[in-house]
Context: one part of a larger RNA
RNA sequence: GAUUGAACGCUGGCGGCAGGCCUAACACAUGCAAGUCGAGCGGUAACAGUCCUUCGGGAGCUGACGAGCGGCGGACGGGUGAGUAACGCGUAGGAAUCUACCCAGUAGCGGGGGAUAGCCCGGGGAAACUCGGAUUAAUACCGCAUACGCCCCAAGGGGGAAAGCAGGGGAUCUUCGGACCUUGCACUAUUGGAUGAGCCUGCGUUGGAUUAGCUAGUUGGUGAGGUAAAAGCUCACCAAGGCAACGAUCCAUAGCUGGUCUGAGAGGAUGAUCAGCCACACUGGGACUGAGACACGGCCCAGACUCCUACGGGAGGCAGCAGUGGGGAAUAUUGGACAAUGGGGGCAACCCUGAUCCAGCAAUGCCGCGUGCGUGAAGAAGGCCUUAGGGUUGUAAAGCGCUUUCGCCCGCGACGAUGAUGACGGUAGCGGGAGAAGAAGCCCCGGCUAACUCCGUGCCAGCAGCCGCGGUAAUACGGAGGGGGCGAGCGUUGUUC
Repeated sequence: GAUUGAACGCUGGCGGCAGGCCUAACACAUGCAAGUCGAGCGGUAACAGUCCUUCGGGAGCUGACGAGCGGCGGACGGGUGAGUAACGCGUAGGAAUCUACCCAGUAGCGGGGGAUAGCCCGGGGAAACUCGGAUUAAUACCGCAUACGCCCCAAGGGGGAAAGCAGGGGAUCUUCGGACCUUGCACUAUUGGAUGAGCCUGCGUUGGAUUAGCUAGUUGGUGAGGUAAAAGCUCACCAAGGCAACGAUCCAUAGCUGGUCUGAGAGGAUGAUCAGCCACACUGGGACUGAGACACGGCCCAGACUCCUACGGGAGGCAGCAGUGGGGAAUAUUGGACAAUGGGGGCAACCCUGAUCCAGCAAUGCCGCGUGCGUGAAGAAGGCCUUAGGGUUGUAAAGCGCUUUCGCCCGCGACGAUGAUGACGGUAGCGGGAGAAGAAGCCCCGGCUAACUCCGUGCCAGCAGCCGCGGUAAUACGGAGGGGGCGAGCGUUGUUC
């Protein structure tokens, strides 16, 4: 000098853009953050309509729809950096794999069955919840049929699937429901693609030798098991290997990268925001479901903690968004909207979305703008200095003339939204009005280093980055006048180069 997720002191007008718990991966009150589909199903708790009514009420009939069965989604999005020195990450390759939804191709979508929630009845429990009986539906579940392609095979053969729903409709049939035809969506099998993911390898990836030896599934083989898949991944048997001074093992520290800061570069430091990957979700362990998890707002077990309890037993997990306590030098609102972008569900209408888009707070940073402009010598008054003549503050002020950015008041008022739909927002912007009006501080002045005098103090009080100042004329302390620097900031402290 540059830099900063900064903090502290003094000061503080406006706007744009960006960033804002670096500490306790400490504990959390409250609300919200993942639902959706009635065009899968049986139904009808609530609301509205319609109809009936003995005026008490009744009827799923219609719009719809609580709870339930079922489907898809909850593995994304969002958070954090604890752990991890590792194929974790980066880069370049590899072969033994899977991939819901999506795209393209091929083939199919026939015929049956038994249950179960809900509802009803009854029981237990303080609650969470739970048990029994009866009954019922499906795109839930299970056989049968069929099998181009698919899977297994000893090549003879063997095995395996599905589901319907909605819109429209001339003839025909009809139990008047429909069958049937057609369109759309869905379904089954399989091939290829796309996307995503798992696995393996070369190289690179902090410090310590005051850590020198480490290793028993250890290293390899055979066989078996296991996985979507290669493999000691697991097991039995056999062999005795494998790694290490080119640093194994151990200890400490640490998420990695694109990048960021600095620097002429080489390099050094760093890994906030944004983007990619990884890991984690109270702590430890486990599997279930599923295309995908060993699953942040799923399940089970154990533990610590908190809460409820009728003491028998239960409930919970903010490292989601706000917010609280605590810690700390220190870091914000318990805000608005789904209008846009994107995501989930749905044929759609639409619903959900603390993702996101916005607004709020604080000069936290960067950038821009303003706090007036011109004129004005009697060089006013006052202050300070003085050799008492004067000098300086100083065109500075006043006075006179002018302008109106920003702010303030009034009116109009967008783009973002190709048709509808705007949280932001009566915002940005535009027009009009008043009036210099509302808007300057901070640090420094001995040398380094730009800027000097007076008074006070008297090795005191104090200053100080280094050298050093202060003991009676201190340009170095404190005040004043003057001056220098930067300016909505200025200094100090910390960090890195």
Molecule: small-subunit ribosomal RNA, 5' domain
Organism: Gammaproteobacteria bacterium